[in-house]
Molecule: transfer RNA
Organism: Bacilli bacterium
Order: sequence, then structure tokens, then C1' cells
RNA sequence: GGGGUUAUAGCCAAGUGGUAAGGCGUGGGUCUGCAAAACCUUGAUCACCAGUUCAAAUCUGGUUAGCCCCUCCA
Repeated sequence: GGGGUUAUAGCCAAGUGGUAAGGCGUGGGUCUGCAAAACCUUGAUCACCAGUUCAAAUCUGGUUAGCCCCUCCA
């Protein structure tokens, strides 16, 4: 220098154009004499900037970061 791949909540993770699932954890509540357990409840403009579209996490271009491969130089 070239190519591929990944980026969604504190963590894991689904969603492939039409209101962003779920689990763990956190906070609040019910219960209890107090706790634990159990149950209810609680949160995301989707890495960033543009574009396409009535509508973008999703499609296109660019940027950033991680990982992998190839090539060149030393």
C1' cells in the first nucleotide's frame, strides 16, 4: 500500500427498509420482624460524518477503532 471482517444499553446478544427482541447486571417497588429467594418494574438517535428513500440499525460513500490475510521496503 491492497483485500476481508467486526462495531447495537454497564456486559452478552437478536433484529438484513416500516415504533430496536431477549438474558445478566444496576436502580425502584411488592412480599418479610429484618434480610435472602421469588414476583413486578426500570433504560439504547444502533462507532462517527454525509447520501439515497415517504421511511435507514438495515442500502451507498467516506472516516475512526479492533481482528485476519496478501504485497513492498527496511